[in-house]
Molecule: SAM riboswitch aptamer (S box leader)
Organism: Pontibacter beigongshangensis
RNA sequence: AAUUUAUAGAAGAAGAGGCGAGAGAACAGGCUCUUAGACCCUCUGGCAACCAUCCACUUUGGAAAGGUGCCAAAUCCUGCCCAACAGGUAUGGGGAAAUAUAAAUU
Numbered sequence: 001a002a003u004u005u006a007u008a009g010a011a012g013a014a015g016a017g018g019c020g021a022g023a024g025a026a027c028a029g030g031c032u033c034u035u036a037g038a039c040c041c042u043c044u045g046g047c048a049a050c051c052a053u054c055c056a057c058u059u060u061g062g063a064a065a066g067g068u069g070c071c072a073a074a075u076c077c078u079g080c081c082c083a084a085c086a087g088g089u090a091u092g093g094g095g096a097a098a099u100a101u102a103a104a105u106u
Base pairs, nucleotide, nucleotide: 001106002105003104004103005102006101007100008099014044015043016042017041018040022033023032024031027079028078029077030076045071046070047069050067051066053063054062055061056060075098080095081094082093085092086091
């Protein structure tokens, strides 16, 4: 990097230091964050429970010292399809695609 499988809930979890202008994956639209210093990097702390481990004892529940991941906003929202789904004018709902993460394989 590719493939497969699983998951993505309006849930959860921030301080310090550095840097200095954009950032929120890509494109478009919207909205938001940001010189009262965002994004990013480092340290510390935390959240979560995919893998591993342990316990209960049974296929679920719990723990959190390991490997990852994560710590603004629903994966920030929408985009394509269904609509003999709801409902009654504006949206809500289901699915797909994309993306992210984990595990396995190549």